[in-house]
Context: one part of a larger RNA
RNA sequence: UGACGGGGACCCGCACAAGCAGCGGAGCAUGUGGUUUAAUUCGAAGCAACGCGAAGAACCUUACCAGGGCUUGACAUCCCUCUGACAGCCCCUUAACCGGGGUUUCCCUCGGGCAGAGGAGACAGGUGGUGCAUGGUUGUCGUCAGCUCGUGUCGUGAGAUGUUGGGUUAAGUCCCGCAACGAGCGCAACCCUUGUCAUUAGUUGCCAUCAUUUAGUUGGGCACUCUAGUGAGACUGCCGGGGAUAACUCGGAGGAAGGUGGGGAUGACGUCAAAUCAUCAUGCCCCUUAUGUCCUGGGCUACACACGUGCUACAAUGGCCGGUACAACAAGAAGCGAAGUCGCGAGGCGGAGCAAAUCUCAAAAACCGGCCCCAGUUCGGAUUGUAGGCUGCAACUCGCCUACAUGAAGUCGGAGUUGCUAGUAAUCGCGGAUCAGAACGCCGCGGUGAAUGCGUUCCCGGGUC
Numbered sequence: 001u002g003a004c005g006g007g008g009a010c011c012c013g014c015a016c017a018a019g020c021a022g023c024g025g026a027g028c029a030u031g032u033g034g035u036u037u038a039a040u041u042c043g044a045a046g047c048a049a050c051g052c053g054a055a056g057a058a059c060c061u062u063a064c065c066a067g068g069g070c071u072u073g074a075c076a077u078c079c080c081u082c083u084g085a086c087a088g089c090c091c092c093u094u095a096a097c098c099g100g101g102g103u104u105u106c107c108c109u110c111g112g113g114c115a116g117a118g119g120a121g122a123c124a125g126g127u128g129g130u131g132c133a134u135g136g137u138u139g140u141c142g143u144c145a146g147c148u149c150g151u152g153u154c155g156u157g158a159g160a161u162g163u164u165g166g167g168u169u170a171a172g173u174c175c176c177g178c179a180a181c182g183a184g185c186g187c188a189a190c191c192c193u194u195g196u197c198a199u200u201a202g203u204u205g206c207c208a209u210c211a212u213u214u215a216g217u218u219g220g221g222c223a224c225u226c227u228a229g230u231g232a233g234a235c236u237g238c239c240g241g242g243g244a245u246a247a248c249u250c251g252g253a254g255g256a257a258g259g260u261g262g263g264g265a266u267g268a269c270g271u272c273a274a275a276u277c278a279u280c281a282u283g284c285c286c287c288u289u290a291u292g293u294c295c296u297g298g299g300c301u302a303c304a305c306a307c308g309u310g311c312u313a314c315a316a317u318g319g320c321c322g323g324u325a326c327a328a329c330a331a332g333a334a335g336c337g338a339a340g341u342c343g344c345g346a347g348g349c350g351g352a353g354c355a356a357a358u359c360u361c362a363a364a365a366a367c368c369g370g371c372c373c374c375a376g377u378u379c380g381g382a383u384u385g386u387a388g389g390c391u392g393c394a395a396c397u398c399g400c401c402u403a404c405a406u407g408a409a410g411u412c413g414g415a416g417u418u419g420c421u422a423g424u425a426a427u428c429g430c431g432g433a434u435c436a437g438a439a440c441g442c443c444g445c446g447g448u449g450a451a452u453g454c455g456u457u458c459c460c461g462g463g464u465c
Stems, first nucleotide, its partner, number of pairs: 008465006015456002019420005026312008034303002042053002064298007073123001077122002079119006088103005106113002125287002128285003134281002136276003139272001141270001146185006152161003165176003191264004196232007205222003210219002235258001238252005314413001318372006331360002335354002340349003379410001384405007426448007
């Protein structure tokens, strides 16, 4: 000077408290440990590993295992020789790759170009090791309010001062004071989005008035909604109280919005030899007829068990049946796929329209009516059988969906523990990325829409002295 203290003072945070919904018990999904295995590829490890890398393992992916092949190589550059092919197609062989045979088959300014085969070596190649040799990127403390510098002053010096103190703030935010005076990185603002209004523009959007129609369908209109550009608007600006006459704070007015309006992006100096050599790059080490590379099949999907994260439930604020409304964000050409029609259904046929404010995908809870009457049930849906559908060379290992049958555990969960302060929690569905197919995950979107907050003694984390 820091760090630490079951030392003190002050302050903050869903940290506690007050509430609501959960997890921990059940079944299933998924990740991990362990065990097993020829292999169950590798990494991630308290918070900050464990629905994490993986925005999607049947083959491929794939790095793992078994077997079968290749050795200048699957990929790049250079040299020599040869060919005008190689590829494709057909046949034989093979589990397939490899291998063998047949067929078709370049340009040219004649130097060559291009492509292929063969050969020799330089070399290629490595998801092999080291994240404790590294770059880059990321997590975390933490969107916490801090971290420093120049000059001056003080101190023998390490250092201090400034940055402490009195107030105040979300804030080292601002005011006042002061041997300090200034400055930088952070804070805030500038950026995006949402909430109000004006204006410009009215098609594919909208429809108040006038006609018209099954239908904003058509004429008409651009008022309104909306779309998307430009502006306005909020600044403690105004009034009153408090305060040191300050910063600021409390209340009020006006206003769509009031004191940072809500949300996002934005992450200081640094910490953890934190994570990543398997995104990529890279030093050194290691392999070179193999630790490289190709192929077939298997594995990553195993299962006595343990843990994390989720989904579905245990029911009547419910389940089932019938009827009937109302979204937003998005996506769409090897795509979205309407009407119609067949099928109980998954789905099939069909193919209108649409590179889309035009067409398509396309709502559920809610509401209305009826049944059930508290039961392991008309709750719950695991598991299993049978029959089907879809994608795809191919669903046995190992996909998703449908129908019929089956109908397990489960009657609200011990110790303990998590999230959330408002359009939030809870609940309801919808979309997208990845993707042939394969979400209960992830990232978004809207519908319905609460309870509680006395307060800071205590637990946890953080800041200042």

Model confidence (mean pLDDT): 85 of 100. A computed fold for a 465-nucleotide part of an RNA from an uncultured bacterium, annotated as small-subunit ribosomal RNA, 3' major domain. The full RNA is in RNAcentral, with records from ENA.